[in-house]
Context: one part of a larger RNA
RNA sequence: GGAUGAACGCUGGCGGCGUGCUUAACACAUGCAAGUCGAACGGAGGUCUUAGGAGUGCUUGCACUCAGAAGACUUUAGUGGCGGACGGGUGAGUAACGCGUGGGGAACCUGCCCCGUACCGGGGGAUAACAGCCGGAAACGGCUGCUAAAACCGCAUAAGCGCACAGUAUCGCAUGAUACAGUGUGAAAAACUCCGGUGGUACGGGAUGGACCCGCGUCUGAUUAGCCAGUUGGCAGGGUAACGGCCUACCAAAGCGACGAUCAGUAGCCGGCCUGAGAGGGUGAACGGCCACAUUGGGACUGAGACACGGCCCAAACUCCUACGGGAGGCAGCAGUGGGGAAUAUUGCACAAUGGGGGAAACCCUGAUGCAGCAACGCCGCGUGAGUGAAGAAGGUUUUCGGAUUGUAAAGCUCUGUUAGCAGGGAAGAGGAAGGACGGUACCUGCAGAGGAAGCCACGGCUAACUACGUGCCAGCAGCCGCGGUAAUACGUAGGUGGCAAGCGUUGUUC
Numbered sequence: 001g002g003a004u005g006a007a008c009g010c011u012g013g014c015g016g017c018g019u020g021c022u023u024a025a026c027a028c029a030u031g032c033a034a035g036u037c038g039a040a041c042g043g044a045g046g047u048c049u050u051a052g053g054a055g056u057g058c059u060u061g062c063a064c065u066c067a068g069a070a071g072a073c074u075u076u077a078g079u080g081g082c083g084g085a086c087g088g089g090u091g092a093g094u095a096a097c098g099c100g101u102g103g104g105g106a107a108c109c110u111g112c113c114c115c116g117u118a119c120c121g122g123g124g125g126a127u128a129a130c131a132g133c134c135g136g137a138a139a140c141g142g143c144u145g146c147u148a149a150a151a152c153c154g155c156a157u158a159a160g161c162g163c164a165c166a167g168u169a170u171c172g173c174a175u176g177a178u179a180c181a182g183u184g185u186g187a188a189a190a191a192c193u194c195c196g197g198u199g200g201u202a203c204g205g206g207a208u209g210g211a212c213c214c215g216c217g218u219c220u221g222a223u224u225a226g227c228c229a230g231u232u233g234g235c236a237g238g239g240u241a242a243c244g245g246c247c248u249a250c251c252a253a254a255g256c257g258a259c260g261a262u263c264a265g266u267a268g269c270c271g272g273c274c275u276g277a278g279a280g281g282g283u284g285a286a287c288g289g290c291c292a293c294a295u296u297g298g299g300a301c302u303g304a305g306a307c308a309c310g311g312c313c314c315a316a317a318c319u320c321c322u323a324c325g326g327g328a329g330g331c332a333g334c335a336g337u338g339g340g341g342a343a344u345a346u347u348g349c350a351c352a353a354u355g356g357g358g359g360a361a362a363c364c365c366u367g368a369u370g371c372a373g374c375a376a377c378g379c380c381g382c383g384u385g386a387g388u389g390a391a392g393a394a395g396g397u398u399u400u401c402g403g404a405u406u407g408u409a410a411a412g413c414u415c416u417g418u419u420a421g422c423a424g425g426g427a428a429g430a431g432g433a434a435g436g437a438c439g440g441u442a443c444c445u446g447c448a449g450a451g452g453a454a455g456c457c458a459c460g461g462c463u464a465a466c467u468a469c470g471u472g473c474c475a476g477c478a479g480c481c482g483c484g485g486u487a488a489u490a491c492g493u494a495g496g497u498g499g500c501a502a503g504c505g506u507u508g509u510u511c
Stems, first nucleotide, its partner, number of pairs: 001511004006507005013382006019375002021340001026338003030335003035082003040079002043076008053066005089293003098218007108210002113206007121155001123153002130145006161186005167180005191198002219265003226256002231253004236248003268290004272283004295316005318329004346372001348371003354368001355366004385415004395406004419452001421447005429438001455500005460481003466495005476483002
């Protein structure tokens, strides 16, 4: 000198764009953050219509009431489907194939989406909802009875697919791979329709996403030198989407290490960011990619996908409710609270846009996101006026008492109108009719009026900038050298000057 997620002191006009718990992965009141589909299904409720029935009033063809049937529209607890594995947060753990980079598979999976081929026949038994009864303070549960489906289960069919057996050809670095034909055996499906389609099943391919393996790279300590028993390899089996000590039994005794094993400490990694001429050093906030975690520890279930932040079970700590028998909870989502701290914001608006989930759609949901609020926290831009003005006014400071300086500075005169203010108009962002949170915002026009808007630090040398008074090794200053003991340009105050400027200075960290 540069940089900063900064903090502190003094000061503070406006706008744009960003950024904002670095500490306690501490504890959390309250609200919201994941739902949706009635075009899968049976109910329950509401409104309306229709034609009959019963009853009442009676001007005998009208009014009212009641229960039931059918239909339309609508609301939805439950069954069912898809989605809650994305999006959002955090960095505790992790020195590791975790990450980065380059490869591998003859060892793999992939819902929704796209392409192709083939198919969708015929049956069955339940169960929630509901009703009744019962238990419980509650959370919730039990029994009996009824019912539906695209829920569940057999059967048929099988082009092709899986498994077992055996064959031919071609190919390969080995296990083997591919193609073709054979025998046995196993497994499918769901309807709706406005007749256009929307769905369902099997198989093959694609796309996307993911799992696995390997080479190389990836902090410090030897005042850590030996480490390891599923340990290292084999064989057989199990398990997995798949290879594999991943797991089990048996057999062998291997394997790693001074090219630093093991142990200990520290740490999420990278693209990047800061600095530097570069080499390098530091760093990993925001944005993007990957990983890990969701009070702590463990476990599986469901599913295409999880060992699952707002799912389940168990254990533990903590908090809450309780009728003491038993229950409920998890902000490292968005706001917000307490606490810790030098220190870090609103319990805001909207789904209008972009994107996501569901749906045929209308639409619903979306604290993702878009915006607004707060903070000079940062960067950038603008303003706080311009011209003229010597009687060099007054006042201040100083003085050798003549003066010098503040100083064209002010006043005065002539202007301008950025910005702020008031008034009027008023968007784009939404491709096609409507639809805009932001927002009556940005922007445009007009009006009046210099009016509302400057501080901070320094002035001995380094280092731009000097005098007076006070103090008297005191009080104090200080980054280094060093100032202060009676004439201090170094302390304090004043005047003046220098620097930067809505900031200035200090402190911390880093090059």